Predicted 3D model of a 477-nucleotide part of an RNA (small-subunit ribosomal RNA, 3' major domain) from an uncultured marine bacterium. The RNAcentral record of the full RNA draws on ENA, Greengenes and SILVA. Rfam family: Bacterial small subunit ribosomal RNA.

[in-house]
Context: one part of a larger RNA
RNA sequence: UGACGGGGGCCCGCACAAGCGGUGGAGCAUGUGGUUUAAUUCGACGCAACGCGAAGAACCUUACCAGGUCUUGACAUCCUAGAAACUUAGCAGAGAUGCUUUGGUGCCUUCGGGAAUCUAGUGACAGGUGCUGCAUGGCUGUCGUCAGCUCGUGUCGUGAGAUGUUGGGUUAAGUCCCGUAACGAGCGCAACCCUUGUCCUUAGUUGCCAGCACGUAAUGGUGGGAACUCUAAGGAGACUGCCGGUGACAAACCGGAGGAAGGUGGGGACGACGUCAAGUCAUCAUGGCCCUUACGACCUGGGCUACACACGUGCUACAAUGGCCAGUACAGAGGGCUGCAAGCCCGCGAGGGGGAGCUAAUCUCACAAAGCUGGUCGUAGUCCGGAUCGCAGUCUGCAACUCGACUGCGUGAAGUUGGAAUCGCUAGUAAUCGUGAAUCAGAAUGUCACGGUGAAUACGUUCCCGGGCCUUGUACA
Numbered sequence: 001u002g003a004c005g006g007g008g009g010c011c012c013g014c015a016c017a018a019g020c021g022g023u024g025g026a027g028c029a030u031g032u033g034g035u036u037u038a039a040u041u042c043g044a045c046g047c048a049a050c051g052c053g054a055a056g057a058a059c060c061u062u063a064c065c066a067g068g069u070c071u072u073g074a075c076a077u078c079c080u081a082g083a084a085a086c087u088u089a090g091c092a093g094a095g096a097u098g099c100u101u102u103g104g105u106g107c108c109u110u111c112g113g114g115a116a117u118c119u120a121g122u123g124a125c126a127g128g129u130g131c132u133g134c135a136u137g138g139c140u141g142u143c144g145u146c147a148g149c150u151c152g153u154g155u156c157g158u159g160a161g162a163u164g165u166u167g168g169g170u171u172a173a174g175u176c177c178c179g180u181a182a183c184g185a186g187c188g189c190a191a192c193c194c195u196u197g198u199c200c201u202u203a204g205u206u207g208c209c210a211g212c213a214c215g216u217a218a219u220g221g222u223g224g225g226a227a228c229u230c231u232a233a234g235g236a237g238a239c240u241g242c243c244g245g246u247g248a249c250a251a252a253c254c255g256g257a258g259g260a261a262g263g264u265g266g267g268g269a270c271g272a273c274g275u276c277a278a279g280u281c282a283u284c285a286u287g288g289c290c291c292u293u294a295c296g297a298c299c300u301g302g303g304c305u306a307c308a309c310a311c312g313u314g315c316u317a318c319a320a321u322g323g324c325c326a327g328u329a330c331a332g333a334g335g336g337c338u339g340c341a342a343g344c345c346c347g348c349g350a351g352g353g354g355g356a357g358c359u360a361a362u363c364u365c366a367c368a369a370a371g372c373u374g375g376u377c378g379u380a381g382u383c384c385g386g387a388u389c390g391c392a393g394u395c396u397g398c399a400a401c402u403c404g405a406c407u408g409c410g411u412g413a414a415g416u417u418g419g420a421a422u423c424g425c426u427a428g429u430a431a432u433c434g435u436g437a438a439u440c441a442g443a444a445u446g447u448c449a450c451g452g453u454g455a456a457u458a459c460g461u462u463c464c465c466g467g468g469c470c471u472u473g474u475a476c477a
Stems, first nucleotide, its partner, number of pairs: 001477002003474003007471007015461002019425005026316008034307002042053002064302007073125001077124002079121005086103001089100004107114002127291002130289003136285002138280003141276001143274001148187006154163003167178003193268004198236007208225002212223003239262001242256005318418001322377007334365003339358002344353003384415001389410007431453007
């Protein structure tokens, strides 16, 4: 100087408390461990691994296994020789591949050849998701959006170092003020950026419709309008600016006015010096080591989907604040040309036929659902719950057996609110309800985004956990 303390003081955080809803019990989904297996590819392991890499494993992906094959190679550059490239069909084979076969002679040219592509050969080389993240770059997690981390000069100390950065107040903040052997400065904080909340100006189609007309069963449907909504560009607005009080005449705090908004208005992006030899050699790059008729490459099939079990994360429930039936209302944000697909017809339905329109404020996906109104069920393993299984189908796709999603009919398991323990959340939040997108042929209960309805509680900081500052002890570094 640090680190640590079941030392002290001050302070903060959904850290506790106060509340609301969960997890832990059930069934299923998904990830992991274990076990099994020819293989169940690899990585990730307290917080900070475990719906994680994977924004999507039937083949492909795919890295794993079995079998069948290739050896200058599936991919790149160079050299030599030949053939334009390309294309049709047949046979063998699981295919990779092998053997035949049809059409075709192009472009530039100094007629030597050249450009592109293919075949054969030679060797330089290719190739490796093989190892080492404890050789590395880059990227990322985490403490932590915590308020800290440092430097120059000066001063003090023999020196390590201290001071500044401590103290008194204050703040979300090393934020600001005052004091002060310090005076200044840098990286952080804040602000500048995006979005949302109010108003104004400009613009007015594909969006809008107040007033004036026309028309319809109805609809901005039509003329028209530029007010309103909205769209999207520019501005205004919030600064403790004003008033009162407290305070040290300060910084600031408390209350108030005006205001759409008030003291950081809400949300996001943004992550200091560093820590964990944290994670990643399987995104990529890369040193070293290793393989080179194989640890490279191709193909078919299988596996990654196994299942006495254990754990994590979720979904659905156990019901009446509910289930079912009928009627009826209101969003936002997105996607669409190998695409989204309306009206119409067929089907109980998944879906099929057909194809108007739309490169989209125009057309479409697309009926939002919870809600509201009425009816029914009456506390029951039920008109709750839907697992499991049987049959019949639909769609995608060469192909749904291993191993897809969905539909109809039947079947109707566990489950009556969950032990010890444990998680999230402070407001348009939790809870609850639907909607969309990426990936994607198909395949979400996951992820990311969107809106609808919309709470309860916070006395307080003694305690648990994590953190910041000062101080103290130490046989620790």